[in-house]
Context: one part of a larger RNA
RNA sequence: CGUAGGAUACUUGAGGGAUCCCGCUCUUAGUACGAGAGGACCGGAGCGCCCGGACCUACGGUGUAUCUGUUGUCGCGCCAGCGGCAUAGCAGAGUAGCCAUGUCCGGAAAGGAGAAGUGCUGAAAGCAUCUCAAGCACGAAACCUAUCCCAAGAUGAGGUAUCCCAUGGCAUAAGCCAGUAAGGAUCCAGGGAGAUUACCUGGUUGAUAGGCUUCACGUGUAAGUGUGGUGACACAUUCAGCGGAGAAGUACUAAUAAUCCGAGGA
Numbered sequence: 001c002g003u004a005g006g007a008u009a010c011u012u013g014a015g016g017g018a019u020c021c022c023g024c025u026c027u028u029a030g031u032a033c034g035a036g037a038g039g040a041c042c043g044g045a046g047c048g049c050c051c052g053g054a055c056c057u058a059c060g061g062u063g064u065a066u067c068u069g070u071u072g073u074c075g076c077g078c079c080a081g082c083g084g085c086a087u088a089g090c091a092g093a094g095u096a097g098c099c100a101u102g103u104c105c106g107g108a109a110a111g112g113a114g115a116a117g118u119g120c121u122g123a124a125a126g127c128a129u130c131u132c133a134a135g136c137a138c139g140a141a142a143c144c145u146a147u148c149c150c151a152a153g154a155u156g157a158g159g160u161a162u163c164c165c166a167u168g169g170c171a172u173a174a175g176c177c178a179g180u181a182a183g184g185a186u187c188c189a190g191g192g193a194g195a196u197u198a199c200c201u202g203g204u205u206g207a208u209a210g211g212c213u214u215c216a217c218g219u220g221u222a223a224g225u226g227u228g229g230u231g232a233c234a235c236a237u238u239c240a241g242c243g244g245a246g247a248a249g250u251a252c253u254a255a256u257a258a259u260c261c262g263a264g265g266a
Stems, first nucleotide, its partner, number of pairs: 001153001005164007015150004022048006033038001050107006060099003066093005071086006110145003117138004165265001167178004183261004187203005208254003211250005217243003224237005
C1' cells in the first nucleotide's frame, strides 16, 4: 500500500515444511515342517538403541555483585573489627537462570490408489491363456491421506462474533481538507520476549519494577559481651548473622503529565 467504511478478538485451510527408523526378549510353540539335526510364517505382550521436541520437580553441572574458611601484603592511628590487591588470590558449599549426562513425550494405528509380482473369470483362436482384450482381486519403508508446525499478499486477499457511527469547510461528478468516534500509537514501569524492532504484562479505577514485611532456599552458629584456659582456643548468648536473580503481601518510590493518528462507507 492492497484486501471497496473504520476497528478488536477468534478462526477456516488453498498451499508449504517436518516426521516416517532399528533391535532384542517372552509367548504362540519345541507347534507346523523335517528321518534327524534343526526349526518357523501369522498373531499377542514387554524391554531397549538411535533420532527429534519440550522442560528443570527429582539426579547432576555451571552459578565472576551469595555465604563461609584461609595465605601474603597494603590501608582504615593501634587492639579488635573491616576493606583493597594477588587468575574470582586460593579453598569448601550454593538460590534463580541456563544446561545434559537428567525428566517427560513422540517416531502409533489406520485408510486410499497402486510397482514388480501372484491370481480370478475369460474370449479373439470350440482348446489353452493373469488381459499392450472387456471385467475383477491381492500386493512395498516409496506415492496420496492420516500426525505435528507455518499459513488469506490464497491479489481467488476467505469466515464468525462484537464495537463505532452517519460532523464541519471547499468543491459539487469524482473528490480534497479539518476536528473527532470505536480503536491505536508516541511516552513511561517492566518481562519467563528480545541485537534493534517485534511480541507480551502494566500505567494510580494500578501489584509493572524497585523498596519494605513474611516465607522459601543458600551458607553454617555473626559482631559485641560473659565464662573457662598461661595461651592457641573453646563454650554460652545463637540452628545465629548475612544473603543476587525465588513466592506471597504491601502504593513507600517510579509508571505523572501530555501529544499524535484514526470512519463518513464507488
This is a predicted structure of a 266-nucleotide part of an RNA (large-subunit ribosomal RNA, domain VI) from Candidatus Kapaibacterium sp. The prediction has a mean pLDDT of 87. It matches the Rfam family "Bacterial large subunit ribosomal RNA". Gene Ontology terms of the family: ribosome and structural constituent of ribosome.